[in-house]
Context: one part of a larger RNA
RNA sequence: CGUAGGAAAUUUGAGAGGAGCCGUCCUUAGUACGAGAGGACCGGGACGGACCGACCGCCAGUAUACGUGUUAUCGCGCCAGCGGUAUACGCACGGUAGCUGUGUCGGGAGCGGAUAAGUGCUGAAAGCAUAUAAGUACGAAGCCCACCUCAAGAUGAGAUUUCCCAUACCACAAGGUAGUAAGGGUCCCCCAAGACCAGGGGGUUGAUAGGACGCAGGUAGAAGCGCCGCGUAAAGGCGGUGUGCAGCUGAGCGUUACUAAUACGCCCGAGGG
Numbered sequence: 001c002g003u004a005g006g007a008a009a010u011u012u013g014a015g016a017g018g019a020g021c022c023g024u025c026c027u028u029a030g031u032a033c034g035a036g037a038g039g040a041c042c043g044g045g046a047c048g049g050a051c052c053g054a055c056c057g058c059c060a061g062u063a064u065a066c067g068u069g070u071u072a073u074c075g076c077g078c079c080a081g082c083g084g085u086a087u088a089c090g091c092a093c094g095g096u097a098g099c100u101g102u103g104u105c106g107g108g109a110g111c112g113g114a115u116a117a118g119u120g121c122u123g124a125a126a127g128c129a130u131a132u133a134a135g136u137a138c139g140a141a142g143c144c145c146a147c148c149u150c151a152a153g154a155u156g157a158g159a160u161u162u163c164c165c166a167u168a169c170c171a172c173a174a175g176g177u178a179g180u181a182a183g184g185g186u187c188c189c190c191c192a193a194g195a196c197c198a199g200g201g202g203g204u205u206g207a208u209a210g211g212a213c214g215c216a217g218g219u220a221g222a223a224g225c226g227c228c229g230c231g232u233a234a235a236g237g238c239g240g241u242g243u244g245c246a247g248c249u250g251a252g253c254g255u256u257a258c259u260a261a262u263a264c265g266c267c268c269g270a271g272g273g
Base pairs, nucleotide, nucleotide: 001153005164006163007162008161009160010159011158015150016149017148018147021049022048023047024046025045026044027043033038051107052106053105054104055103059101060100061099062098066094067093068092069091070090071086072085073084074083075082076081112144113143118138119137120136121135165272167178168177169176170175183268184267185266186265187203188202189201190200191199208260209259210258211256212255213254214253215252217249218248219247224243225242226241227240228239229238230237
């Protein structure tokens, strides 16, 4: 821009893409077959490999400042307690959310249709024969359908439901301009959405984000104080223990208008050939 008014929502599916794999074992059955050796079709069941998709309850990884330990050094006047730097985590041990795979779940199932090579029935031309000439039946991991996803720019532009309405001015043949309606945007708070845009949620008639509070989860037993042991001339100090499921805690879950989404606006947007 189009889809012959303008919107909001829900859809149909022309068409397109994806998927399509393979094996082992048990059973049928040591049956059919075969002198024997050997050894099935058809059908039923179990398990697995690779590949693909989704997810994070389990297992595992990451988690740059979540917890703890610790060395050197500097600082906060000193002790104690903390903080900085040592990589763009100093080193080390753990680790929530999220994102992941090595983890978990699922998939290639099934029914049908038309066929290929191939196999038939009936059967003439051609008294026979012949699966073919008329007619007719089967037959593939392949084709169509079925399964998953996208999809009306499918210009062949579809359908359904609901909402807005039949202004003004200029031209007057279709037109143009302006202000509006429903509605949309601008602006702001955000997101398991995202390069930007877009998409989704929210904007006080509010739990959208932050904070606060509580909980889960993580770390691992805080500081201070008491006691015990070691050490000292006496201390500082070192170790243990109690107070104490303590203290601290990013992203998770919930509650709560404390903070920020304020208020007033502004812009766009039909008049139906």
Molecule: large-subunit ribosomal RNA, domain VI
Organism: soil metagenome